Annotation
Two RNAs folded together computationally: RNase P RNA and transfer RNA, 461 nucleotides in total.
RNA sequence: UGAGUCGGCCAGGCGGCCGCGUACGGGCCCGUCGCAAGAUGGUGACCCGGCCGAGGAACGUCCGGACUCCACAGGGCAGGGUGCUGGGUAACACCCAGUCGGGGUGACCCGCAGGAAAGUGCCACAGAGAACAGACCGCCGAUGGCCACCUCCCUCGGGAGGUGUGCACAGGUAAGGGUGAAACGGUGCGGUAAGAGCGCACCAGCGUCCGGGGUGACCCGGACGGCUCGGUAAACCCCACCCGGAGCAAGGCCGAGCAGGGAGUGGGCUGCCCGCCCACUACUCCCGGGUAGGCCGCUGGAGCCGGCGGGUAACCGUCGGCCGAGAUGGAUGGCCGCCGCCGGGCCGUGAGGCCCGGCACAGAAUCCGGCGUACCGGCCGGCUCACCAC
RNA sequence: GCGGGCGUCGUUCAAAGGCAGGACCUCAGAUUUCCAUUCUGACGAUGCCGGUUCGAUUCCGGUCGCCCGCU
Numbered sequence: 001u002g003a004g005u006c007g008g009c010c011a012g013g014c015g016g017c018c019g020c021g022u023a024c025g026g027g028c029c030c031g032u033c034g035c036a037a038g039a040u041g042g043u044g045a046c047c048c049g050g051c052c053g054a055g056g057a058a059c060g061u062c063c064g065g066a067c068u069c070c071a072c073a074g075g076g077c078a079g080g081g082u083g084c085u086g087g088g089u090a091a092c093a094c095c096c097a098g099u100c101g102g103g104g105u106g107a108c109c110c111g112c113a114g115g116a117a118a119g120u121g122c123c124a125c126a127g128a129g130a131a132c133a134g135a136c137c138g139c140c141g142a143u144g145g146c147c148a149c150c151u152c153c154c155u156c157g158g159g160a161g162g163u164g165u166g167c168a169c170a171g172g173u174a175a176g177g178g179u180g181a182a183a184c185g186g187u188g189c190g191g192u193a194a195g196a197g198c199g200c201a202c203c204a205g206c207g208u209c210c211g212g213g214g215u216g217a218c219c220c221g222g223a224c225g226g227c228u229c230g231g232u233a234a235a236c237c238c239c240a241c242c243c244g245g246a247g248c249a250a251g252g253c254c255g256a257g258c259a260g261g262g263a264g265u266g267g268g269c270u271g272c273c274c275g276c277c278c279a280c281u282a283c284u285c286c287c288g289g290g291u292a293g294g295c296c297g298c299u300g301g302a303g304c305c306g307g308c309g310g311g312u313a314a315c316c317g318u319c320g321g322c323c324g325a326g327a328u329g330g331a332u333g334g335c336c337g338c339c340g341c342c343g344g345g346c347c348g349u350g351a352g353g354c355c356c357g358g359c360a361c362a363g364a365a366u367c368c369g370g371c372g373u374a375c376c377g378g379c380c381g382g383c384u385c386a387c388c389a390c
Numbered sequence: 391g392c393g394g395g396c397g398u399c400g401u402u403c404a405a406a407g408g409c410a411g412g413a414c415c416u417c418a419g420a421u422u423u424c425c426a427u428u429c430u431g432a433c434g435a436u437g438c439c440g441g442u443u444c445g446a447u448u449c450c451g452g453u454c455g456c457c458c459g460c461u
Base pairs, nucleotide, nucleotide: 001386002385003384004383005382006381007380008379009378010377012339013338014337015336016335017334018333020053021052024049025048026047027046028044029042030041031040032039033038055361059372060371062370063369064368065367066366067247068246069245070244074274075273076272077271079243080242081241082240083239084098085097086096087095088094099113100111101110102109103108114238115237119236120235121232122231123230136177137176138173139172140171143170144169145167146166147164148163149162150161151160152159153158185203186202187201188200189199190198204228205227206225207224208223209222210221211220212219213218251296252295253294254293260287261286262285263284264283265282266278267277268276269275303322304321305320306319307318308317309316310315340359341358342357343356344355345354346353347352391460392459393458394457395456396455397454400414401413402412403411408444416432417431418430419429420428437453438452439451440450441449
């Protein structure tokens, strides 16, 4: 210098004017006490001032919790989820550290990563054969059979023995060819009729045992066993662990208004059984009628920032400081000026100047921890590879 | 707020994890003097991106779109 990889941060900046929401203060208004001054409380579709006012994803709603109600929640079955190990956490399908497997020259990245020697299922097409397999071509044909020849015996039909580059009939063979995603270990020597873990040596894998390291997943080493055992569980299933249901329109309080009628007998704990609780002035369903208001929950919290300490880290502890939206038809916007960045056009030999347009993705609604997805551009840092110079 | 389902030729429907098929439509040919009918043939698709598997419309994850239910 170029290429790459990982992590962190920002999300146009400054100023002016107008507007919106609001847990604050004051005025105006109302109530109570008081003769009054005043005190106290309340209210608002009013006025003035002040503080604050969207995000890294507020999004999708894919997980996990807090909170509330239903028995502060119980047993079993069914159902669902998770799935290497250790740790973190309120919890998790998240995070950190490691193990194993895969990719990359490397920094580094990816992995729904338990069990296929419990059982069941599936493995199309091709191929001879697809799961304790298989003989199409090829090889062999030792043995048995057939055929030919020779010798011997004979009751003349035949029998016995021997020979054969004979036949390839029975049969043997998984070395070789060929098919396939996958063909029942690999190489060599021996062995054989031809072959084959059939035997042996080495290598690879598996199982059992032993030794060592590690909390553990697992790793390293040794001995024995010819044991060579296909894949698939994001197929059923088995094993281990976890999960009660509903959701802030949860739930509670106040106010206004209305008209009741019919059916059922148990109902609630949201599938089933048990168990528990409640009740028949109850509960469920249907038809009809009324309302479309207010308050609480409602934002100070597993909170944010900084220092120190522990831990490889995620994270935890402690001390100090800070308060950063709470609407309810739903606020967070508009205009102008300067600067920054991007694109286009014009002028200029040029440095540059002028004009126009744009500045992503997207916006709270009970709150938090994650994951996933969307995104114009910019800044900072660690590391790797290649080339060059010293 | 909570939950369920579906995306396949232009349209409407199929497809035990194993060559994506039928009907209508379109086009071409035949039949007819011409048209219609009929017959034959052709064209044409798994919403998108990854993963598991020898192999994915099917199984798993993400994403986009559509439909429905409860309160």